[in-house]
RNA sequence: GCCGCCGUAGCUCAGCGGCAGAGCGUCCGGCUGUGGACCGGAAGGUCCCGGGUUCGAGUCCCGGCGGCGGCC
Repeated sequence: GCCGCCGUAGCUCAGCGGCAGAGCGUCCGGCUGUGGACCGGAAGGUCCCGGGUUCGAGUCCCGGCGGCGGCC
C1' cells in the first nucleotide's frame, strides 16, 4: 500500500428499514441471624464520526477514524 471482518449499556454481544434489547455487572427490595445463592424491580445509550438515500436509518450507500486478521 491492497483486501476482508468488526465498532450498539460498565463488560460480552443480539437487533426484517418502523418502540433500541438480552446475559453479566451496578443500585433498590424480598428471602436470610449476617452474607452468598435464589426471587422481584430500577437506573444506565450521541447505536464510533460526517454526509447521502428514504415518509422513516442501529440497519442500505459513500467517505473518514479506530480495532482485528490476511496479502504484498

Predicted 3D model of a 72-nucleotide RNA (transfer RNA) from a Candidatus Geothermarchaeota archaeon. It matches the Rfam family "tRNA". It is annotated as a transfer RNA. Rfam links the family to the GO term triplet codon-amino acid adaptor activity. Lineage of the source: Archaea > Thermoproteati > Candidatus Geothermarchaeota.